This is a predicted complex of two RNAs, RNase P RNA and transfer RNA, with 481 nucleotides together. Rfam match: Bacterial RNase P class A. It is annotated as a ribozyme.
[in-house]
RNA sequence: GGAGCAAGUCGCACGAUCGCUCCGUGGGGGCGAGGGCUCAUCACGGGGAGGAAAGUCCGGGCUCCGCAGGGCGAGGUGCUGGGUAACGCCCAGUCCCGGCGACGGGAGGAAAGUGCCACAGAAAACAGACCGCCUCCUGGCUUCCACUGGGAAUCACCCCUAUGAGCCAUGGAGGUAAGGGUGAAACGGUGAGGUAAGAGCUCACCAGACCCGGUGGUGACAUCGGGUGCUAGGUAAACCCCACCUGGAGCAAGACCAAAUAGGGGAGCGCCUGAAGGUUGCCCGCCUGAGCUCCCGGGUAGGUCGCUAGAUCCCAUCGGUAACGAUUGGGACCAGAGAAAUGAUCGUGCUGUCGCCCUCAAUCCGGGCGGCAUGACAGAACCCGGCUUAUAGACCGGCUCCCCUU
RNA sequence: UGGGGCGUCGCCAAGCGGUAAGGCACGGGGUUUUGAUCCCCGCAUUCGGAGGUUCGAAUCCUCCCGCCCCAUCCA
Numbered sequence: 001g002g003a004g005c006a007a008g009u010c011g012c013a014c015g016a017u018c019g020c021u022c023c024g025u026g027g028g029g030g031c032g033a034g035g036g037c038u039c040a041u042c043a044c045g046g047g048g049a050g051g052a053a054a055g056u057c058c059g060g061g062c063u064c065c066g067c068a069g070g071g072c073g074a075g076g077u078g079c080u081g082g083g084u085a086a087c088g089c090c091c092a093g094u095c096c097c098g099g100c101g102a103c104g105g106g107a108g109g110a111a112a113g114u115g116c117c118a119c120a121g122a123a124a125a126c127a128g129a130c131c132g133c134c135u136c137c138u139g140g141c142u143u144c145c146a147c148u149g150g151g152a153a154u155c156a157c158c159c160c161u162a163u164g165a166g167c168c169a170u171g172g173a174g175g176u177a178a179g180g181g182u183g184a185a186a187c188g189g190u191g192a193g194g195u196a197a198g199a200g201c202u203c204a205c206c207a208g209a210c211c212c213g214g215u216g217g218u219g220a221c222a223u224c225g226g227g228u229g230c231u232a233g234g235u236a237a238a239c240c241c242c243a244c245c246u247g248g249a250g251c252a253a254g255a256c257c258a259a260a261u262a263g264g265g266g267a268g269c270g271c272c273u274g275a276a277g278g279u280u281g282c283c284c285g286c287c288u289g290a291g292c293u294c295c296c297g298g299g300u301a302g303g304u305c306g307c308u309a310g311a312u313c314c315c316a317u318c319g320g321u322a323a324c325g326a327u328u329g330g331g332a333c334c335a336g337a338g339a340a341a342u343g344a345u346c347g348u349g350c351u352g353u354c355g356c357c358c359u360c361a362a363u364c365c366g367g368g369c370g371g372c373a374u375g376a377c378a379g380a381a382c383c384c385g386g387c388u389u390a391u392a393g394a395c396c397g398g399c400u401c402c403c404c405u406u
Numbered sequence: 407u408g409g410g411g412c413g414u415c416g417c418c419a420a421g422c423g424g425u426a427a428g429g430c431a432c433g434g435g436g437u438u439u440u441g442a443u444c445c446c447c448g449c450a451u452u453c454g455g456a457g458g459u460u461c462g463a464a465u466c467c468u469c470c471c472g473c474c475c476c477a478u479c480c481a
Stems, first nucleotide, its partner, number of pairs: 001402005008395003012349007020048008028039004050377001054388002057386005062250004069284004074246005079093005094107005108241002113239002115235003130180002132176006138169006149160003188206006207231002209228008254305003264296006276288003298480002312332005317326003351373008407477007416430003424461001432448005454470005
């Protein structure tokens, strides 16, 4: 100098003017006998979005439901250890995969059972025989040196012939998994022995699996030694098995006050042999039990609480590799509306970019002036802890690889 | 705000691990003097998008995007 990896922080600042919303205090108006209540009112003071407020994907707090009993079912999680209120989150580690590396990704069980594996291929799962290879039978052809029988009167030559030998098969019975090609995937690999041909059939070496034992580790696991020829396909984000977890609903939860009327009509089910309900898919158990469901029609669509300060954040100290904890010390933060406020304009600064000038031999850097953009993603609705997704730009320390110079 | 569901040619839709039926519409051809009817042929390289699991994904898993439905009081 180049190319990368991973973590953290901020996400416009300051000022002025005009507004918006909530709260407090005071004035003013209205109501009331009064305490007091109230407002399209005024003044002053104070507070007023986020790192994701988002998606609503997990976990919890909180609240209610005749405290949630049993069985079946359903859903979720899934290497190990730890953290936590809890988690599917976080931290540390183990093994495997990818990368030269910093680093990133994955994870129970497929030797419990069931299912599936299209097309191609002979064969797709405790296998199988299409070609090929081999043996036997059968048939055919060739061949008689030897051997069997025969022919010519005999022997040799010669001719025929059974066996044999060799070849072929479009045939039959078997053996074979070495070779071929197919596929995402074909039942360990190499070599030797062996065999009719072959094959872990046997042996040597290599790879893996299982079993036993030692050592280290809390553990996942690592490592060492021995044994068994054991060679076992993939898929569980298919059913399933194993281990652990889960009662249901959600602030439109829920509690209180007030207002209003037609507590009306129709249909269905039921009235103790019992409908329906107890916010759980089914059954049992337990409890309540005379009404319940749907349609039509009517009224009111105020207010108060829940409600915002907490498993809160920062710094230091101590413990821990870390996540985090201790609460020891110091400091900081109060949006709480109820269809929804948090905005606009101007100035200065900052940042980016463009143009001109100065500087310089020229360029970079630096300085000055001017123009443009003032930022991106995005807007609290009961509250927290996470994850995921969106995000212009800026800052900050680290780490890895390559090249050059000294 | 909370809960639930759905996205497959232009429209309606089937398929839910094995390579996307069918109808309407559209385009071409035939029949007809012409038109309608009728007959034949064609028309989804990717199932809302992006990743993953698998040999293989519209289908299974995760995350985004869009759309729809339900839920207040008297009661």
The coordinates come from a structure-prediction model, not an experiment, and the mean pLDDT is 76.